[in-house]
RNA sequence: GCGCGGAUAGUCUAAUGGCUAAGAUGCCGGCCUUCCAAGCCGGGGAUCCGGGUUCGAAUCCCGGUCCGCGCA
Numbered sequence: 001g002c003g004c005g006g007a008u009a010g011u012c013u014a015a016u017g018g019c020u021a022a023g024a025u026g027c028c029g030g031c032c033u034u035c036c037a038a039g040c041c042g043g044g045g046a047u048c049c050g051g052g053u054u055c056g057a058a059u060c061c062c063g064g065u066c067c068g069c070g071c072a
Base pairs, nucleotide, nucleotide: 001071002070003069004068005067006066007065010025011024012023013022018055027043028042029041030040031039048064049063050062051061052060
């Protein structure tokens, strides 16, 4: 340099073009317990960036950045 794949809460994963973005874990609060752990309940927190298509984009298209794999 070329090709392929990927980027979503702190972390790990979901999400037919219909979004009010879901779950686990972690964090915070409460219940329980003599206390802690475990368990139960509740709470806040995210779509890499810029354009395009569309009534509607996390999803499709183009470009960029970064990561991984392969080729040279």